Predicted 3D model of a 76-nucleotide RNA (transfer RNA) from an Aquificota bacterium.
It was read from a public genome assembly.
Rfam family: tRNA.

Order: sequence, then C1' cells, then structure tokens
RNA sequence: GCCCACGUAGCUCAGUCGGCAGAGCACACCCUUGGUAAGGGUGAGGUCGGGGGUUCAAGUCCCCUCGUGGGCUCCA
Repeated sequence: GCCCACGUAGCUCAGUCGGCAGAGCACACCCUUGGUAAGGGUGAGGUCGGGGGUUCAAGUCCCCUCGUGGGCUCCA
C1' cells in the first nucleotide's frame, strides 16, 4: 500500500425483505427474607463509531472517513 471482518445501552451481543431500537448481565428503587450477594416486580440507561447521500422512511442501501482485528504484497 491492497483486501476482508467487526464497531448497536456500563459489559457481552441480537436486530429478518428498509417501516415504533432490543435481550442477558450490571445499575437504581420497591417487594420478599430472621438476614443476604439468593428470589420477585418496576424503572432508568442509545450521536446504532463520525460525516454526507438516496428514500415518504436508513442500525440496515451508496460514498467518504476514524478505530479494532485478521490476511496479502513490496522494500530492507
């Protein structure tokens, strides 16, 4: 330098043919318990890496770009 994959909640990850952004764990509060780190309920938490474009509508399609990982090539 070239190619591929990945980037979505604090963490680990889903998200179908473009049509209301989700789960588990963690966190807050409440209940339960003799008590608890166990059990139950409720809730908060998002620039879908960033920018632009297409579209009535984009996490999803297109372009540019950043980061992480992997592969290849060249020089030495």
Its mean pLDDT, the model's own confidence on a scale to 100, is 80.
Lineage of the source: Bacteria > Pseudomonadati > Aquificota.